[in-house]
Context: one part of a larger RNA
RNA sequence: CACCGCCCGUCAAAGCACCCGAGUGGGGUCCGGAUGAGGCUUGGUCACCCAAGUCGAAUCUGGGCUCCGCAAGGGGGCUUAAGUCGUAACAAGGUAGCCGUAGGGGAAUCUGCGGCUGGAUCACCUCCU
Numbered sequence: 001c002a003c004c005g006c007c008c009g010u011c012a013a014a015g016c017a018c019c020c021g022a023g024u025g026g027g028g029u030c031c032g033g034a035u036g037a038g039g040c041u042u043g044g045u046c047a048c049c050c051a052a053g054u055c056g057a058a059u060c061u062g063g064g065c066u067c068c069g070c071a072a073g074g075g076g077g078c079u080u081a082a083g084u085c086g087u088a089a090c091a092a093g094g095u096a097g098c099c100g101u102a103g104g105g106g107a108a109u110c111u112g113c114g115g116c117u118g119g120a121u122c123a124c125c126u127c128c129u
Base pairs, nucleotide, nucleotide: 003093005090008086009085011083013080014079015078016077018075019074020073023070024069025068026067027066028065029064030063031062032061033060034059035058038055039054040053041052042051043050044049096117097116098115099114100113101112102111103110104109
């Protein structure tokens, strides 16, 4: 390379990292339940043995909290010369734009209400040249 410009979003393709996540595997810790080796104490016709109380390894099991991994599926984000649909913004961008809010819509967005000028144009007022 200057409107044959610039530019927005959906959709499609590829890649990257991330978030949510049914479920699933495991660790830590805490609270229970069952069984209960064995120890201690007391008692008994305390050698054996028995009973009661208490502590309690180990095993099984229920739950709370927490951490790590895997993950169906879902979600947006970013990036990528030449894909699709439109044309929202930039000029008064062809309905001025933007902000807030509510509703609607393939998408950019549209409509209502309130606000702002960071709006062009026209008219008037003040000031300057």
Overview: The part of an RNA shown here (small-subunit ribosomal RNA, 3' minor domain) has 129 nucleotides and comes from Haloplanus aerogenes. Model confidence (mean pLDDT): 80 of 100. Lineage of the source: Archaea > Methanobacteriati > Halobacteria > Halobacteriales > Haloplanus. The full RNA is in RNAcentral, with records from ENA and SILVA.